[in-house]
Context: one part of a larger RNA
RNA sequence: GGUACACGGUGGAUGCCUUGGCGCAGAGAGGCGAAGAAGGACGCGGUCAGCUGCGAAAAGCCUCGGGGAGCCGCAAACAGGCUUUGAUCCGGGGGUUUCCGAAUGGGGCAACCCGGCUGGGCAAUACCCAGUCAUCGCCGAGUGAAUGCAUAGCUCGGUGGAAGCGAACGGGGGGAAGUGAACCAUCUCAGUACCCCCAGGAAGAGAAAACAAGAGUGAUUCCGUCAGUAGCGGCGAGCGAACGCGGAAGAGCCCAAACCGGUAGGGUGUCAAGCCCGCAAGCGUUGCCUUACCGGGGUUGUGGGACGUUGCAGGGAUCGGUUGCGGCCGGUCCGGGAAGUAAGAAAUCCUCAGGUUAGCAGAAGGUCUCUGGAACGAGCCGCCAUAGAGGGUGAAAGCCCCGUAGGCGAAAAUUUGAGGACUUCCUGGCAGUGUUCCCGAGUACCACGGGGCACGUGGAACCCCGUGGGAAGCUGGGUCGACCAUGAUCCAAGGCUAAAUACUCCUCUGCGACCGAUAGUGAACUAGUACCGUGAGGGAAAGGUGAAAAGCACCCCUGUUAGGGGAGUGAAAGAGUACCUGAAACCGUGUAUCU
Numbered sequence: 001g002g003u004a005c006a007c008g009g010u011g012g013a014u015g016c017c018u019u020g021g022c023g024c025a026g027a028g029a030g031g032c033g034a035a036g037a038a039g040g041a042c043g044c045g046g047u048c049a050g051c052u053g054c055g056a057a058a059a060g061c062c063u064c065g066g067g068g069a070g071c072c073g074c075a076a077a078c079a080g081g082c083u084u085u086g087a088u089c090c091g092g093g094g095g096u097u098u099c100c101g102a103a104u105g106g107g108g109c110a111a112c113c114c115g116g117c118u119g120g121g122c123a124a125u126a127c128c129c130a131g132u133c134a135u136c137g138c139c140g141a142g143u144g145a146a147u148g149c150a151u152a153g154c155u156c157g158g159u160g161g162a163a164g165c166g167a168a169c170g171g172g173g174g175g176a177a178g179u180g181a182a183c184c185a186u187c188u189c190a191g192u193a194c195c196c197c198c199a200g201g202a203a204g205a206g207a208a209a210a211c212a213a214g215a216g217u218g219a220u221u222c223c224g225u226c227a228g229u230a231g232c233g234g235c236g237a238g239c240g241a242a243c244g245c246g247g248a249a250g251a252g253c254c255c256a257a258a259c260c261g262g263u264a265g266g267g268u269g270u271c272a273a274g275c276c277c278g279c280a281a282g283c284g285u286u287g288c289c290u291u292a293c294c295g296g297g298g299u300u301g302u303g304g305g306a307c308g309u310u311g312c313a314g315g316g317a318u319c320g321g322u323u324g325c326g327g328c329c330g331g332u333c334c335g336g337g338a339a340g341u342a343a344g345a346a347a348u349c350c351u352c353a354g355g356u357u358a359g360c361a362g363a364a365g366g367u368c369u370c371u372g373g374a375a376c377g378a379g380c381c382g383c384c385a386u387a388g389a390g391g392g393u394g395a396a397a398g399c400c401c402c403g404u405a406g407g408c409g410a411a412a413a414u415u416u417g418a419g420g421a422c423u424u425c426c427u428g429g430c431a432g433u434g435u436u437c438c439c440g441a442g443u444a445c446c447a448c449g450g451g452g453c454a455c456g457u458g459g460a461a462c463c464c465c466g467u468g469g470g471a472a473g474c475u476g477g478g479u480c481g482a483c484c485a486u487g488a489u490c491c492a493a494g495g496c497u498a499a500a501u502a503c504u505c506c507u508c509u510g511c512g513a514c515c516g517a518u519a520g521u522g523a524a525c526u527a528g529u530a531c532c533g534u535g536a537g538g539g540a541a542a543g544g545u546g547a548a549a550a551g552c553a554c555c556c557c558u559g560u561u562a563g564g565g566g567a568g569u570g571a572a573a574g575a576g577u578a579c580c581u582g583a584a585a586c587c588g589u590g591u592a593u594c595u
Stems, first nucleotide, its partner, number of pairs: 001594009015580001016544002020515002022512007029504002031165002039100003042055003046078002050074002061094006070082003105114003115133007135162002137159007169200001170198005180187001184234001210217002221248005231239002252496003255440001259296010274283002276327006301474001303439004307434006315334007335427006348421010359408002365381002368379003382399002384388001390402003445469008455481001476491005531538002551579001554566004
């Protein structure tokens, strides 16, 4: 020195455990913010470094409820307090809420500096305190250029309109490359990633200028199928429908215009026309044309509507249309009917019944015997069960504790539904008819250049842009995959619209052939911490004594608050805070053996 065995040290694997994660489901919520957010800085405790909570009223204040004996957070201890006159704690509402931050009086190297005005304190113009002072938009008024009317601009007043933050989902504007094509350029990846704008609890789409095909369907959205089909494609790689069918859900509406009336402006205009019709009286800058606004009317494609006209049928009262009579038209009220605040007009309140935000109550075993440190184990004899889910308790508990099943509960706030109040509409509508009027124009469409459609220019329709040209108007127009005819179908150039669908930063509940500390979130622990980086950014390690601290009084060794030996606690200290178990590598001690 090797090997073997035994006994140790070191080390922290393994086993067991779980405060933490991961995923899914069902409900809820789907926003917060100039009434100052999200996120921070700095403070606040008797002693207080960190976390948590809070804001100079600072681990908290007021109030209304719950609750019922202890409490002054994690977190010990000392000191001192609070509490049955109900504390701590839990929930509703309110108050306070420094400074920074959209940050907004001005500035600025965030958490700092410096002001104006009004009011207050004060002897004070010093100083201090409170309030207020950014910009833009919108509404109203005044003033008012070039330029006549006007408009811009300016001034004043009003204005809880905007801004900023937020995980995914949504719409829009831009928009790659690695890659695939075994190279690569059209193509693909992909309208993906990413950037920007905007919104909502969903968004977008949406009530046919749609599909279809000789038969028909009847807004949109989503799912299944059609179908990897028809097609597209350096016909390569690849891309990839629709019709139809089966389901989820289900809802339809409003304008523009013609026409009627009103108000205001402009033009024209006096023997007149006109003032609802007939007759009579009366009025007459009333009238006519035009522009703008308001109200009525009207919304469709077996074309619809306006206006005129014909026919049929019509609740009552009252007022008005210059006056009287008759008719006609319009308004108001009563009666009758209908609908409604998610579109189609729009606001609020009340009642009732539920939900949420604290909680309440909740059955039934033993001082029996045994083992043990401990009974929840074994034995014996019982009981409850609309409760034998689960967790805890010194081992394994239906009956010890918390709970569980079933049941009950709100002063306050909030939410859902129903009803009522309320509001609106109808009660002049149907049918026929017309040489009248209206039915969305720089639009449709065409050419060229592009984009989107599964469709790469192709025979390329359809939809949408850019540039140039540029209709018809109901005897009209679009579409039906070049184009034409015939036929069919539908009305563009205005708008609104729940549900079925997508998502989960967040709240509650439940579950898991999910993980169990090198796993599961990066993070079970002072974790986006320590640490690294100028910065953008990167980013850890680190859980477990015991049932209970009972956390080793006292003695000894020693330089020692190190470590150890006794003693004591404990079931165990070979559980001693470097603490459950305690593998291996590695380091020793002893014995045996080999060289």

Predicted 3D model of a 595-nucleotide part of an RNA (large-subunit ribosomal RNA, domain I) from Candidatus Acidiferrum sp. Lineage of the source: Bacteria > Pseudomonadati > Acidobacteriota > Candidatus Acidiferrales > Candidatus Acidiferrum.